[in-house]
RNA sequence: UGGGAUGUGGCUCAGGUGGUAGAGCGCUUGUCUGGGGGGCAAGAGGCCGAGGGUUCGAGUCCCUUCAUUCCAA
Numbered sequence: 001u002g003g004g005a006u007g008u009g010g011c012u013c014a015g016g017u018g019g020u021a022g023a024g025c026g027c028u029u030g031u032c033u034g035g036g037g038g039g040c041a042a043g044a045g046g047c048c049g050a051g052g053g054u055u056c057g058a059g060u061c062c063c064u065u066c067a068u069u070c071c072a073a
Base pairs, nucleotide, nucleotide: 001072002071003070004069005068006067007066010025011024012023013022019056027043028042029041030040031039032038049065050064051063052062053061
């Protein structure tokens, strides 16, 4: 310098053909238990790396850019 991959709640990851975001673990509260551990119920928490574009509507399409990583030179 060129090309590819990944970037979504604290962590690990889903998210068909664009229709306004979910799971597991963790966290909080309640409850069961003499306590611990564990079970059950409820809840909080993300606008999807950043910016822009297309569209009635974008995590999903297009452009730029940043980070990590792989390959080539």